[in-house]
Predicted 3D model of an 87-nucleotide RNA (transfer RNA) from a Planctomycetota bacterium. Lineage of the source: Bacteria > Pseudomonadati > Planctomycetota. Rfam family: tRNA. By type it is a transfer RNA. Gene Ontology term of the family: triplet codon-amino acid adaptor activity.
Order: sequence, then structure tokens, then C1' cells
RNA sequence: GCCGGGAUGGCGGAAUUGGCAGACGCAGGGGACUUAAAAUCCCCCGGCCGCAAGGCCGUCCGGGUUCGAUUCCCGGUCCCGGCACCA
Repeated sequence: GCCGGGAUGGCGGAAUUGGCAGACGCAGGGGACUUAAAAUCCCCCGGCCGCAAGGCCGUCCGGGUUCGAUUCCCGGUCCCGGCACCA
């Protein structure tokens, strides 16, 4: 350099034919139970704003298509694998 695959919360990991992003699990927070703890059970758990109801943003980055994009198209960054080059 060429070809292929990949990048999603703190972590792992989903999302059917383009239609509520983060199911499910781990970690974490709060509560119940207990003399106390462990275990178990219940609730919460991306970011920002808000007392709340709720609103806005968010799938590596920048564009495009579309009513609508994690998904399709173009360009880029990084990671993994293969191939080529190495006087």
C1' cells in the first nucleotide's frame, strides 16, 4: 500500500426488512429482612436541563440519502486479521 472485519453506558453484550437505542447480565446506589452481617427479595442505574411532570442530546468522527439511520451511501481516525513490498 491492497483486501476483509470491527468501534454502542463504568464493563460484557443485544436490537427481525430502516421504525421506542442499550434487551439481558456484571459492577454501582437506595430500601426490606437480620442483634449485626452474608445470602435473598424490591426499586433505581447513558449525558445535560428541570422540584416534578417532562424536554433536549446521544450508537468512533464529518457529510449525504430518507418522513425516519446502530442499520444504507461517501470521506476520515483507530483496532484486529490476511496479502504484498522490504534495494

It was read from a public genome assembly.